[in-house]
Molecule: small-subunit ribosomal RNA
Organism: Prasinoderma coloniale
RNA sequence: AAAAAGAGUUUGAUCCUGGCUCAGGAUGAACGCUGGCGGUAUGCUUAACACAUGCAAGUCGUACGAAAACUUUUUUUGCUUGCAAAGAAAGUUUUAGUGGCGAACGGGUGAGUAACGCGUAAGAAUCUGCCCUCAGGAAGGGGAUAACAGUGGGAAACUACUGCUAAUACCCUAUAAGCGCAUGCGUAAAAGCCUUCGGGCACCUGGGGAUGAGCUUGCGUCUGAUUAGCUAGUUGGUGAGGUAAUGGCUUACCAAGGCGAUGAUCAGUAGCUGGUCUGAGAGGAUGAUCAGCCACACUGGGACUGAGACACGGCCCAGACUCCUACGGGAGGCAGCAGUGGGGAAUUUUCCGCAAUGGGCGAAAGCCUGACGGAGCAAUACCGCGUGGAGGAUGACGGCCUAUGGGUUGUAAACUCCUUUUCUUUGAGAAGAAGUCCUGACGGUAUCAAAGGAAUAAGCAUCGGCUAACUCCGUGCCAGCAGCCGCGGUAAGACGGAGGAUGCAAGUGUUAUCCGGAAUUAUUGGGCGUAAAGCGUUUGUAGGUGGAAAAAUAAGUCUAUUGUUAAAUCCAGGAGCUUAACUUCUGUCCAGCGAUAUGAAACUAUUUUUCUUGAGGGUGGUAGGGGUAGAAGGAAUUCCUAGUGUAGCGGUGAAAUGCGUAGAUAUAGGAAGGAACACCAGUGGCGAAGGCGGCACUCUGGACCAAUACUGACACUGAGGUGCGAAAGCGUGGGGAGCAAACAGGAUUAGAUACCCUGGUAGUCCACGCCGUAAACGAUGUCUACUAGCCGUUGGGACUCUUGAAGUCUUAGUGGCGCAGCUAACGCACUAAGUAGACCGCCUGGGGAGUACGGCCGCAAGGUUAAAACUCAAAUGAAUUGACGGGGGCCCGCACAAGCGGUGGAGCAUGUGGUUUAAUUCGACGCAACGCGAAGAACCUUACCUGGCCUUGACAUGCAGAGAACUUUCCAGAGAUGGAUUGGUGCCUUCGGGAACUCUGACACAGGUGCUGCAUGGCCGUCGUCAGCUCGUGUCGUGAGAUGUUGGGUUAAGUCCCGUAACGAGCGCAACCCCUAUCCCUAGUUGCUAGCAGUUCGGCUGAGAACUCUAGGGAGACUGCCGGUGACAAACCGGAGGAAGGUGGGGAUGACGUCAGGUCAUCAUGGCCCUUACGGCCAGGGCUACACACGUGCUACAAUGGCGCGCACAGAGGGCUGCAAACCCGCGAGGGGGAGCCAAUCUCACAAAACGCGUCGUAGUCCGGAUCGCAGUCUGCAACUCGACUGCGUGAAGUCGGAAUCGCUAGUAAUCGUGAAUCAGAAUGUCACGGUGAAUACGUUCCCGGGCCUUGUACACACCGCCCGUCACACCAUGGGAGUGGAUUGCACCAGAAGUGGUUAGUCUAACCUUCGGGAGGACGAUCACCACGGUGUGGUUCAUGACUGGGGUGAAGUCGGAACAAGGUAGCCGUAGGGGAACCUGCGGCUGGAUCACCUCCUU
Repeated sequence: AAAAAGAGUUUGAUCCUGGCUCAGGAUGAACGCUGGCGGUAUGCUUAACACAUGCAAGUCGUACGAAAACUUUUUUUGCUUGCAAAGAAAGUUUUAGUGGCGAACGGGUGAGUAACGCGUAAGAAUCUGCCCUCAGGAAGGGGAUAACAGUGGGAAACUACUGCUAAUACCCUAUAAGCGCAUGCGUAAAAGCCUUCGGGCACCUGGGGAUGAGCUUGCGUCUGAUUAGCUAGUUGGUGAGGUAAUGGCUUACCAAGGCGAUGAUCAGUAGCUGGUCUGAGAGGAUGAUCAGCCACACUGGGACUGAGACACGGCCCAGACUCCUACGGGAGGCAGCAGUGGGGAAUUUUCCGCAAUGGGCGAAAGCCUGACGGAGCAAUACCGCGUGGAGGAUGACGGCCUAUGGGUUGUAAACUCCUUUUCUUUGAGAAGAAGUCCUGACGGUAUCAAAGGAAUAAGCAUCGGCUAACUCCGUGCCAGCAGCCGCGGUAAGACGGAGGAUGCAAGUGUUAUCCGGAAUUAUUGGGCGUAAAGCGUUUGUAGGUGGAAAAAUAAGUCUAUUGUUAAAUCCAGGAGCUUAACUUCUGUCCAGCGAUAUGAAACUAUUUUUCUUGAGGGUGGUAGGGGUAGAAGGAAUUCCUAGUGUAGCGGUGAAAUGCGUAGAUAUAGGAAGGAACACCAGUGGCGAAGGCGGCACUCUGGACCAAUACUGACACUGAGGUGCGAAAGCGUGGGGAGCAAACAGGAUUAGAUACCCUGGUAGUCCACGCCGUAAACGAUGUCUACUAGCCGUUGGGACUCUUGAAGUCUUAGUGGCGCAGCUAACGCACUAAGUAGACCGCCUGGGGAGUACGGCCGCAAGGUUAAAACUCAAAUGAAUUGACGGGGGCCCGCACAAGCGGUGGAGCAUGUGGUUUAAUUCGACGCAACGCGAAGAACCUUACCUGGCCUUGACAUGCAGAGAACUUUCCAGAGAUGGAUUGGUGCCUUCGGGAACUCUGACACAGGUGCUGCAUGGCCGUCGUCAGCUCGUGUCGUGAGAUGUUGGGUUAAGUCCCGUAACGAGCGCAACCCCUAUCCCUAGUUGCUAGCAGUUCGGCUGAGAACUCUAGGGAGACUGCCGGUGACAAACCGGAGGAAGGUGGGGAUGACGUCAGGUCAUCAUGGCCCUUACGGCCAGGGCUACACACGUGCUACAAUGGCGCGCACAGAGGGCUGCAAACCCGCGAGGGGGAGCCAAUCUCACAAAACGCGUCGUAGUCCGGAUCGCAGUCUGCAACUCGACUGCGUGAAGUCGGAAUCGCUAGUAAUCGUGAAUCAGAAUGUCACGGUGAAUACGUUCCCGGGCCUUGUACACACCGCCCGUCACACCAUGGGAGUGGAUUGCACCAGAAGUGGUUAGUCUAACCUUCGGGAGGACGAUCACCACGGUGUGGUUCAUGACUGGGGUGAAGUCGGAACAAGGUAGCCGUAGGGGAACCUGCGGCUGGAUCACCUCCUU
């Protein structure tokens, strides 16, 4: 100096854990829609796939010969003093060849490579053309050869032979530094060309430099151990060879080494770096453009030339491919620049120029240069600019919305004024040029000036939350959206369109990828009791870490100096393009590595010397189910034997199988055998863990205590390794009493491969050997230190006294509670889950899966190590509130029980379902639908059906016109309706008109019992008249929440009292209200009548106001009094008094809420739908149908009765469209009649059961009354479908009702009648009224419902919950699989092109030597070694595919069961073994992560 943000999603809610997703930045990008300009960059990420065409490396005549063209001079000839031809010389230009230099640079690509390839820092045994510098030299000779000419071959490419010739080409000799050996020998160089004559350029040798290159080394450089061993030239040495140079680089011999858990080898992937992107950083990802290095050039191999190559545009060979061909043979290599095809989501012009920069050649002019400089294409990226500016309200039109008022688009537009970046036209016109002149591809470009005219220029995405931005319409779980959560099933802010808004803007969205957020691999910076995670447990190797004191050293560490860390980039400050991007200058920086040192010496390390506290240890004791081996013991089970004895035993919820008269069970005696060891026994002991229990003994391990010689850090942990390791299981051999997988039988059950019962084999036991796993758990690794206490208990020790069953202290264990602290919470808390240190192990979302494949181990079972594809957005932990439990406790209710009477059987009534129908209108469906809406369907009602009609409508408002309204009569028609017709002119008035009503017309509209009760209001049902439901403040908890409201009592009650981190309050309870039971006061008609009088004997009359009653007001009942219990309370029990006693009885009254409960058909209402019809009117029909099923009732089945006769006593109601008396008629329903009554007066209106007498005599009856026939009455327009009643006749079922089920606790049930609403008529229904009037309640075990507390929970749509597995179907990925095909690689062998090296008996041979014979040397050929391609065999790894097959995952409603969650109905789970359609069941051992009850122990107060 720079600078670190979170959100959504698991739940009813909460806190964690934990994954998924989003907001940011970036890109060589691509795709969709859109597109004005400029600058600067960038542009095949895929097929290192194949390439047409053109170009990309040439140059030098001042190295050389030759050729051609031209110019000049000259000679000769022909001849017209001039021309023509030929020759020679010189010069200029061009160039095929010889020769020199370059071609090894520049340019491309990233296939290979995990390597000294790269990066960084060092090093020594090297070479280096051109360049610089210094020194020296360049003398004398020689032989060829291309070109060229000729003759041939070939289609071509090209090539053979003969002959001629030059050089800066080649060779020899000499000389010299140099080099080698070594002290005088050997070896060994050169070349000229031009000239202005000054020189210049070349050449040779040597020394030095510079540059470039080669080599070596330290360190760093991806993943996999399901790759653990690799290596024979391998590691080292000696000699030799080879190279520019070191070296196993090569070879011969010798030795047996070298590498590797600090990861060798193998496999996969990959060019490395500066940097780039991201990030606060540490890191992570990446390696386009630019720059450094490397590697490659069609694939593989090879060398040649050269200073430099094993060579992109060179050569040879092999291979694949392409092309030419006369078929004989040849040619080629764009990963150079353009370009083509192909691949792909995808990447440009077959452009201009060497003007600049740079490179090659040349003395130079110059030539070449797809390097480079430029232009073109592409919004591919970054940066800049513009698409106008100012004013302008009637807030225009249009659009959209609307509550219809308006709002919004919106100063936006129109309109007025202004400007001209951009654009068009015209004119001028650069810098870039270095170098005096000349030289510009870009380019008439940038730029400048003038003119013109708002003129040429805005889109894309989004708008449910995250996330800025909202409405309408359409659609109706469809179409579609979606990054996550999720949206869409008729009112979608989430789909599609529109309007509006928001964001960015020449772009904008999407997709892909990287980093971030993610502390989600945690070095910075995480965890492991229960969320994923401590190895079952010792011992111990490597490793890591390590007590106290002193000294030395200086490796680590610190300090100082120094070298390097290329440039570019990043950063800071300047500068230049109008700005910016961009470019440029300067500076800083670059964690690392190296070097140096009189530096420091605390810490770590090393070395040395000490110490005793860690550790060990000799001595003396102690406790113990520690282990091992053999021996002895008693109780019990079973079996055998032999007595007594007789019919059962056994077993269960109940049974049965089983045993027993062949004598069981039972009982007493004896004998056998195996296994296990009651009591003691205890959160007591011992052991590392597993585990260990009768008694004594043998051998033996560990621990503790006390005092303290001795050693002197000897310690801790511990990857691999190693030992031990319950139960089950396996092998061999024994043993076998009981128990008991499998199995058999009996039960249970829908089934029962189970639970229960009877049997029963492995096994359980012993010996030896395997296995190596468990909920092997404290779900808590080992070791060390520190950090309040209190109370138990086991072992040891010390001290004290009052000597005990003592107290205090201490130590080693083992428990409980608890502070600080920690924890998500639960909880832990000196035995830590606290605070720290050392070391090891393990975890990283759920499922797939502890599975597959591979390896190792095992006799097997199996164990151990241990993935991926695919799939989901969760899975999990703790705690909270509810709900639930075939959990617990307490309590209540006609809930059960105790009783009484019913229903269910019959007939009928009524409602419903079903069926039928043109229609049988609609609604209500467990309780809480079904005598319900409906307190009353013949028409009407009526909503349904058929048919006939109407269309501003039967009804409302507004407009216009006409008319009073209204009314009489007739015709057609089923009627609605249509036609005709009579009477009638009203009310108010300011005289304009108005109000009501009727008709006609047009349009707004009316109308709808059409849909949605799951869009709603209101009302109602239900839990339930159950005792609950909440709030404020405070307190506790991270929080959801808790407390209060729980607890002890009590109550009908959350009623009251006490206690209490709660204190108060509200809605409910109770009370206040009404009726009723007693009394009093007031009043006394229509009611009453005790006494008095009268009487027709009727409270009838007088009279009375006492009584009953009526209806107003009061009194009374409050646990007030007494006794007892209780806690001195609340309260309860008993009693007195009282008409009534503990809310006296009844009613009204219904908390917060639940059931998407019911109702759109009471009403109201949003939305949708119909509008000559889904509206309206009318007639007829239907709602009343009828094989059947159910609910609710009535009447019965009879003698507690029926019938007949007689006779007594209510209450509450109704009455003018009414109730109707007396009286008369009728058997009766009823008719006539019409007094009285608007009702305490009159009337409906006789109450009936009861009671008295008589009869019937147990029967289908003198019970019962259905059904049917005939005849009537009443209501009503109308009784056919389809009313009620009467009379006569008929006389069905039914003899008390299966399983099951309902009501009721006192004036109740039961039984008896009476009235009312509705209503013309039509109750067995409903609502009300009184009469008669019981039985029973021990009690709360059980059924049902409810309340409170508590507990478990995997439920929260809340048990009608959740949820497991097989099977069937569809799809997906994957394992096995006879195999098949490819890639790659090891080993062995064959083979062996070109080339290099070696050898060489063959052939050829200019320079040098020669004694002239030849030799030296060379070339070719041959051969040997090495070796590419190729081939054969056999292995490994890997990919693809494969009939069939295994499990897994996903899927809206499939099948079978019901395993788990509550005690889940047999507690569950772990390991193991057996069995079974399946979940699972059973055996053995283990765990609590089991409910409940009891007991024991311990703790707290």